[in-house]
């Protein structure tokens, strides 16, 4: 500091997830020391038991021990018990922080002034009686004080009518002191008051009656409505009041560069509370954790009458939790409380224990060691690698262990920790490693198992047979007494943006506009100093943290100094800018004046053309409407057409990126009313200005309400087409509406999807409306308005570009993933629809924008092709024949599937082939190689046996040799192995179809772009061609194209035997034969053909038409040749080959079967159906190729031509089918050849829908030849013989090519995708009520309590003897529980109900993307199983 992750790739937009640091932490494997921290985040549940607060005899007095000294004990009196110590329930607060303030009290301390005097009654304790289970408790008597009560004095002190009144005190002691009292001072501590600062919600907007303030009074330690009487109607609130949910608050932690954000355990301050409530009392200090009183719950005792209690102290236990410790030691030591002290208590506090909980440090050896050992792992088998790693060989002893010795904490004594730190011996490598990951992110790779199972995952994602992803090995990385998962927080994440984001298409500008408050705001000058600047002075607790040291060996840890605390507050100066304060400008702004344009608004009138209707006339059979149709209308006379009336609505032409207007909006003409806006030159006024939360006003269709209107149009409806359906497009009708006036409605793709204002920042061109100037048919300058294109500049990128989306500056709206939702719930708003504000559980990794390259389109150009059209000829219908399916069967063996499977592998199944079945045998094999051992092995004969096999009998053996042997070949044996047409063609190679002989597919270097990529390869023109030419940011290339290769066709050269014979000659008439090589023809080598040649065209190109000449003319024909790539295309049964699998069987062998079945159904083909023909007869010319060799010899014709018949019929067409006879081939034709003879004589009379082939020596048609083959063709695979017909053209179906254009597609249209329905899970709305919880109002009740009154009784201190004071009682308002009625408001549950989500293969349709097949979309209304249709009006996305 970043990275993964949306796509076919790209760029950005935006989420979601990882690395990083932390923690009071769980959990899982592990586990050696030690130091130092830190240890109920849950139930402020509930607690058994022990302890956590006493203490003084130097206040008393009384008991008890004791000879005394002197110690005990319960009391009475004093101090303390308000601190220490816990906890965080409540609290949104002057509760905390931080800084200020005045009306205040204060024991125990310290300093300073003065005092300390005279008296009195009294009660516990203790006796004696009593009550009760108990806890306790009543009577009566006696007694002491530093308890208590009067007098006296009063430096101060309070009060005051200034005359003056009120107020104290306590002693103890041998000394010394120690204490009391009053008074002021201080310290330090509490108490009050105020700035400012400290959560969320506005789906909480109004709250408030002691409330807000004043008087006079009560209360406090003191100020206040703190509290009463009364008297005023105030106060608080958008700068967020009230209410509701949640939280103790800092110093700090933790993260972060920082600025934040998040937390508030330990330590420290501050608050709060102490089993819930309520209350006082004591007292300096409480409204009091280990105090009291009442009420409540609850848990104990109980004699049932009544008590008792309150661990949020330490410990400890139940019980909750994921989860958190000993029912220890000691006052040694630091503090505290009482004491004169000695002491005494002290669960604060030091300290032990217990857990890896956390930081820190240490160690588990160290050096040598290569035969690179064994062993495990992989292997290409050679070898690598675990790995100097171990072993072995030399060392050390840190920590643990044994023994010894032994502190500092402790200023004079006292040490729990402790026989602890430390030190010194001593023994031995001795006791000490593990977790967790190895696709990418992210350091680390291989075998094996498994086989979308098991299973992993933090995001992408992995697993369907070769897994670096699961599990294990081995081997690697990473950390280390740890190490991983889990939560939780910052961080990254500039993902809430101050520092640092945005809103034209990704989420994001309010529909417009007025304007309030409230932010901003022109020039000059004076004052002032609030913001703002600098100084200084206080405060900003310690501790942390950071810097420099110091102490524990180090570190963690402790510790000294200092920085630091960004903050408040006070104060001096400064005065530029902001702000206040006055005076004064004209540039913003506005106003007067002339002048201007315009569908601006409103009200009233008025006009023509169309539409329809009704009325008359003409006039006859249709008309309307469609893709075609039909519903309709029409002989009762319609459309049509003429005249004429009425009604309603809209205003053709001009009309126009023309105007106006804030928008929505405006459109025939006249008038009158009236908003805005422009120019012009000159006067006033003086910042009067911009924006605008809230509110107001306006606001398109569409609806709503009341009342008119209703021509055409039309939701709904109806019907008639369409369709597989059609609740829809089309068609005929047709209400509501759509017009008016009045009132709501407040929404639109209300858009430029662009908020308003205002300064700057190149230009060109139209256009509208004013105004100067010139050289006036124009040309210039200028001011507001509206288009287009364009630089700088942004901008992802398209684009924007002075009408900004640029540079700034002010204000206001809004956005923060996608779904769920603009939905629910609550509100406000409406008559309704419904609008507006507006979430959540939950659920996904993506949604998206902008452009790229393709592919597609029922998008557009251009152009090709037996694509279509023009022919010809079939198929499809019949019998066969032949493949396929399906059936079927012991088996019917595989594979091949849309062109591109189906007469296909198979260039031929009767055994064989044969993989398949039945059944019978064989197990180192029917083959291969190695090993050992043997050799009478091949061959023939004969027996069993379906053969395979078995068993018997006769029997020659071959090559080499150093003679020992050694191969060959046969049999036995042994185990390595052989053998699988057994899976996988989705693990492969090789070979192949196809797209397609389509004319395309790429590079290199330039260049353009952020980039994917473009460019070149587009374009104009031409070709069969990316073939050529011409332009051009491209030049260039290289795979296809063509040419170069065979054949065919013409000619020559050479060369004649097996060819061939012109002429000569012989001839058995056969080129037979002499002879010739002229021709034919053989088979090598030349040549010719290239738009060369003319004529037009076309740019003079490149070409194209036409022509001469040639055998052949514009690629002569026709093969061969098949580019990047697609189809996961076929083949694992041609071979080949990687994994699995089988191994007396999935291998081998035989014999019989079946691959040849047989309702069916398609594909390919023969033959026919007849006269262009059948039969019968006569009859001529080819050419492949082939026979082991042969141009020599065989295989060699046929249909057309001609004669004769047959004469339109199931025939003398057709031959299927079936009897019988026979040939051939083979071991063998039953299952199951083939051809021949006689009889037999089916279907079929030219084919439905649809479909195929061919463009010339082509179709059509005839036949002839090969190959495998014993035999078997209608098939393939070749030959030739006769020989047509057509193409105008490119609308239109295929199928392709090139540009181009639209996409929401990219496994690419066989694409994507959206909705009811059904089903299963979730999560949530509504609901009759029901449950409980706050919390509000009113009323009852009315306990301790303290105040007020009274005070009949009762009364030791003073006292004029009579009161004062006091207790008790009594009744007064207030008050906590309680309890009735009523309301708000949160949560829980709930029959049913609603819609959402989400789920490999459910059901209906086709809505969206392509013109998506009716262009989508918004908005509103109605319809409809559903997506959705329609009607109005908008937008282009």
């Nucleotide at each position: 500091a970043g990275a993964g992750u949306u796509u076919g790739a790209u760029c950005c937009u935006g989420g979601c997830u990882c690395a990083g640091a932390a923690c009071g932490a769980a959990c899982g494997c592990u586990g050696g020391c030690g130091g130092c921290a830190g240890g109920c985040u849950u139930a402020a549940c509930a607690c058994a038991u022990g302890c956590a607060a006493g203490u003084c005899g130097a206040a008393c007095g009384c008991c008890c021990c004791g000879c005394a000294a002197g110690g005990g004990g319960a009391g009475u009196g004093g101090c303390g018990c308000a601190c220490g110590g816990g906890u965080g329930a409540g609290u949104a607060a002057c509760g905390c922080g931080u800084g200020g303030g005045a009306a205040u009290a204060u024991g125990c301390c310290c300093u300073u002034c003065g005092g300390u005097u005279c008296g009195g009654a009294a009660u516990a304790a203790c006796a004696c009686a009593g009550g009760g289970a108990a806890a306790c408790u009543u009577g009566u008597g006696c007694u002491a004080a530093u308890a208590c009560c009067g007098g006296a004095u009063a430096c101060g002190a309070u009060c005051u009518a200034c005359g003056g009144a009120u107020g104290a005190a306590a002693g103890a002691u041998u000394c010394a002191u120690c204490g009391c009292c009053g008074a002021a001072g201080g310290a330090g501590u509490a108490g009050c008051c105020c700035g400012c600062g400290u959560a969320g919600g506005a789906u909480u907007a109004g709250c408030u009656a002691g409330u807000u303030g004043g008087u006079g009074g009560g209360g406090u330690a003191a100020c206040g409505g703190c509290c009463c009487a009364c008297c005023a109607a105030g106060g608080c609130g958008a700068c967020g009041a009230u209410c509701c949910u949640u939280a103790g608050c800092u110093g700090g932690u933790c993260u972060g560069a920082g600025a934040g954000g998040a937390u508030g355990a330990u330590c420290a301050g501050c608050c709060a509370c102490a089993c819930u409530g309520g209350g006082a009392c004591u007292g300096a200090g409480a409204c009091a954790c280990g105090g009291c009183c009442c009420a409540g719950a609850c848990u104990c005792c109980u004699a049932c009458g009544g008590g008792a209690g309150g661990c949020a102290g330490c410990a400890g236990u139940c019980g909750g939790g994921a989860a958190u410790a000993u029912u220890g030691g000691a006052c040694a030591a630091u503090g505290g409380a009482g004491g004169a002290a000695a002491c005494u208590c002290u669960g604060a506090u030091c300290c032990a224990g217990c857990a890896a909980u956390g930081c820190c440090g240490c160690g588990u050896g160290u050096g040598u060691g290569a035969u690179g050992a064994a062993g495990g792992c992989c292997u290409u088998a050679g070898g690598g690698u675990u790995g100097u790693a171990a072993a072995g060989c030399a060392c050390u002893u840190u920590c643990a262990c044994u023994g010894g010795u032994g502190a500092a904490g402790a200023u004079g004594a006292u040490g729990a920790c402790g026989g602890u730190a430390a030190c010194c011996a001593g023994a031995g490598a001795a006791g000490a490693a593990g977790c967790c990951c190895c696709g990418g992110c992210u350091a680390a790779c291989u075998u094996c198992g498994u086989g979308c199972c098991a299973g992993c995952a933090g995001c992408c994602g992995c697993g369907g047979u070769a897994a670096u992803a699961c599990g294990a090995a081995g081997g690697g990385g990473g950390c280390g007494a740890g190490c991983g998962u889990u939560g939780u927080u910052c961080g990254g994440a500039a993902u809430u943006a101050c520092u640092g984001g945005g809103c034209g298409u990704a989420a994001a500008g309010g529909g417009c506009g007025c304007g309030u408050a409230g932010g901003c705001g022109g020039c000059u000058c004076u004052u002032u100093a609030a913001g703002u600047u600098a100084g200084g002075c206080g405060u900003g607790a310690a501790a942390g943290c950071c810097c420099c040291g110091g102490g524990c060996u180090c570190a963690a840890c402790c510790u000294g100094g200092g920085a630091a605390c960004u903050g408040c507050g006070c104060u001096u100066a400064a005065u530029a800018c902001u702000g206040a304060u006055g005076a004064g400008c004209u540039a913003g702004a506005a106003a007067a004046c002339a002048g201007g344009a315009g569908a601006g608004g409103g009200u009233a009138g008025u006009g023509g053309a169309a539409u329809u209707u009704c009325c008359a006339g003409u006039g006859u059979a249709g008309a309307g409407g469609u893709g075609a149709a039909a519903u309709u209308c029409g002989u009762a006379g319609a459309u049509a057409u003429u005249g004429g009336a009425a009604a309603g609505a809209a205003c053709a032409c001009c009309g126009g990126u023309g105007g106006c207007g804030a928008a929505a909006g405006c459109g025939g003409c006249u008038a009158c009313c009236u908003g805005g806006c422009c120019u012009g030159g000159u006067u006033u006024u003086g910042a009067c200005g911009c924006u605008g939360a809230g509110g107001c006003u306006c606001g398109a269709a569409a609806g709503c309400g009341u009342g008119g209107g209703g021509a055409g149009c039309a939701a709904a409806c109806a019907g008639g087409a369409u369709u597989a359906g059609a609740u829809a497009c089309c068609c005929u009708g047709g209400u509501a509406g759509u017009c008016c006036a009045c009132g709501c409605c407040g929404u639109a793709a209300a858009c430029g999807a662009u908020g308003a204002c205002a300064g700057c920042u190149a230009g060109a061109u139209g256009u509208c409306g004013g105004g100067g100037g010139g050289u006036u048919g124009c040309c210039u300058c200028u001011c507001g308005g509206u288009g287009u294109c364009g630089c700088c500049g942004c901008u992802a990128a398209c684009g924007c570009a002075u009408u900004a989306a640029g540079c700034u500056g002010u204000c206001c709206g809004c956005c923060u993933g996608g779904g769920a939702a603009g939905u629910a719930c609550g509100g406000u708003c409406g008559c309704a629809a419904g609008a507006u504000u507006a979430a959540a559980a939950c659920u996904c990794a993506a949604a998206g924008g902008a452009a790229u390259u393709g592919a597609c389109g029922g998008g557009g150009g251009c152009c090709c092709g037996c694509a279509c059209a023009a022919g010809c000829g079939g198929u499809g219908g019949a019998g066969c024949a032949u493949g396929u399916g399906g059936u079927u069967u012991a088996a019917u063996u595989c594979g091949a599937a849309g062109c591109a499977a189906c007469g296909c592998g198979c260039a031929g199944a009767a055994c064989c082939u044969u993989a398949c079945c039945a059944a019978c045998c064989c197990u180192u094999g029917a083959c291969a190689u190695c090993c050992u051992g043997u050799g009478c092995u091949a061959c023939a004969u004969c027996c069993a046996g379906a053969g395979a096999u078995g068993g018997a009998u006769g029997g020659u053996u071959c090559c080499c040799u150093u003679c020992g042997g050694g191969g060959a070949c046969g049999c036995a044996g042994u185990g390595a192995c052989a053998g699988g047409u057994g899976c996988u063609g989705c693990a492969u190679g090789g070979c192949u179809g196809u797209c397609g002989u389509c004319a395309g597919c790429u590079c290199g270097u330039g260049u353009c772009g952020u980039g994917a990529g473009a460019u070149g390869u587009u374009c104009g023109g031409u070709u069969a061609a990316g073939u050529c030419c011409g332009g051009c940011a491209a030049c260039g290339a290289g795979c296809g194209c063509a040419a170069c290769c065979c054949a065919c066709a013409u000619c020559c050269c050479u060369a004649g035997u097996u060819g061939c014979c012109a002429g000569c000659a012989g001839u058995u008439c056969g080129g037979c034969u002499g002879g010739g090589c002229a021709c034919u023809c053989u088979a090598u080598g030349g040549a010719a053909a290239c738009u060369g040649c003319c004529c037009g065209u076309g740019a003079u190109a490149a070409g194209c038409g036409g022509g001469a000449g040639g055998a052949a003319g514009g690629u002569g024909u026709g093969g061969a040749u098949g580019a990047c790539g697609u189809c996961a295309a076929g083949u694992c049964c041609u071979c080949a080959u990687g994994g699995c699998c089988c191994u007396u069987a999935c291998g081998g062998g035989u014999u019989g079967g079946g691959c040849u079945a047989c309702a069916c159904a398609c594909g390919u083909g023969c033959u026919a159906c007849a006269a262009u023909g059948g039969u019968g007869g006569u009859g001529a010319c080819a050419g492949u190729g082939g026979g082991u060799u042969a141009a020599u010899c065989c295989c060699c014709a046929a249909a057309a031509a001609c004669c004769a018949u047959c004469u339109c019929a199931g025939u003398u067409c057709g031959g299927a089918u079936u009897g019988g006879g026979g040939u051939c081939u083979g071991c063998a034709a039953c299952u199951c050849g083939a051809c021949c003879c006689c009889a037999u004589g089916a279907a079929g009379u030219c084919g439905g829908a649809a479909u195929c082939g061919c463009u010339a020596g082509u179709a059509a048609u005839c036949g002839c030849g090969u190959a495998a083959c014993a035999g078997c063709a209608u098939g393939a695979c070749g030959c030739g013989g006769u020989g047509a017909a057509u193409a105008c053209g490119u609308u239109c179906c295929c199928g392709g090519g090139c540009c181009u254009u639209g996409u929401a597609c990219a496994c690419a249209c066989c694409g994507c995708c959206c909705g009811u329905c059904a089903c299963a899970c979730c999560a949530u709305g509504g609901g009759a009520g029901u449950u409980g919880g706050u919390u509000c109002u009113a009323c009852c009740c009315g306990a301790c309590g303290g105040c007020c009154g009274u005070g009949c009784g009762c009364u030791a201190a003073c006292u004029u003897u009579u009161g004062a004071g006091g207790c008790a009682g009594c009744g007064g308002a207030c008050c906590a529980c309680g309890g009735u009625a009523g309301g708000a408001u949160c949560a829980g549950c709930g029959a049913c109900u609603g819609g959402g989500g989400u789920g490999a293969a459910g059901u209906c349709g086709u809505a969206a993307c392509a013109a998506g097949g009716u262009a989508g979309c918004c908005g509103u209304a109605g319809g409809g199983g559903a997506a959705c249709c329609u009607g109005c009006g908008g937008c282009u996305g």
Molecule: small-subunit ribosomal RNA
Organism: Ferrovibrio sp.